[in-house]
RNA sequence: GCCGGGGUAGCCUAGCCCGGUAAGGCGGCAGAUUUGAGAUCUGUUUCUCCGAAAGGAGAUCAGGGGUUCAAAUCCUCUCCCCGGCG
Numbered sequence: 001g002c003c004g005g006g007g008u009a010g011c012c013u014a015g016c017c018c019g020g021u022a023a024g025g026c027g028g029c030a031g032a033u034u035u036g037a038g039a040u041c042u043g044u045u046u047c048u049c050c051g052a053a054a055g056g057a058g059a060u061c062a063g064g065g066g067u068u069c070a071a072a073u074c075c076u077c078u079c080c081c082c083g084g085c086g
Base pairs, nucleotide, nucleotide: 001085002084003083004082005081006080007079010026011025012024013023020069027045028044029043030042031041032040046059047058048057049056050055062078063077064076065075066074
């Protein structure tokens, strides 16, 4: 230099082909159970801000740009990781 695979919430992994509610597990938090803890069960959990709460607003899939009513997903450029060729 060329080719292929990959980058998704604190961590792991789907979702991408064929655009339309970011899903599951781990972990965290709260509750039940317990003398207490562990285990188990239930609820909840991307982030920030506003709010007493209920709730509301905004942002978000490595980064920038583009297409589109709408982008994690399509196009393009760049960065990083893994493998192969040379």

Predicted 3D model of an 86-nucleotide RNA (transfer RNA) from a Methanobacteriota archaeon.
Rfam family: tRNA. Rfam links the family to the GO term triplet codon-amino acid adaptor activity. The family's RNA type in Rfam is transfer RNA.
The RNAcentral record of the sequence draws on ENA.
Taxonomically the source falls in Methanobacteriota (Archaea, Methanobacteriati).
The prediction has a mean pLDDT of 81.